[in-house]
């Protein structure tokens, strides 16, 4: 000085799937009326669904021979199914490590 690689960070982009039901519990409301009433909110429980946080599996190959081994693939524990938030990942800008020249 350059590219290139890891890690962290700014800033931009970023999918899928009940704003579902049940019962409880709070708060407000409506009505002449103590009514299977209405509207928000919490947690729950059964069930439906998702796959891009993380988690597991595992092909060729390697092996001291059950044991190592990838993913945007599989699983669906975990997390998630309006918006927000989160979000794999992709751009592009700083550090700082490694590594060539």
């Nucleotide at each position: 000085u350059u590219c290139g690689c890891u890690g962290c960070u700014g800033c931009g982009g970023g999918a899928g799937a009940g704003g579902g039901u049940u019962a409880c519990g709070g708060a407000c409301u409506g009505c002449a009326g103590g009514c299977u009433g209405g509207u928000c909110c919490g947690g729950a429980a059964a069930c439906g669904c998702c796959g891009a946080a993380g988690g597991c599996g595992c092909a060729a190959c390697a092996c001291g021979c059950u044991c190592g081994g990838a993913a945007a693939c599989g699983c669906u524990c975990a997390g998630g199914c309006a918006a927000a938030a989160g979000g794999a990942c992709c751009g592009u800008g700083g550090c700082a490590g490694c590594a060539g020249u």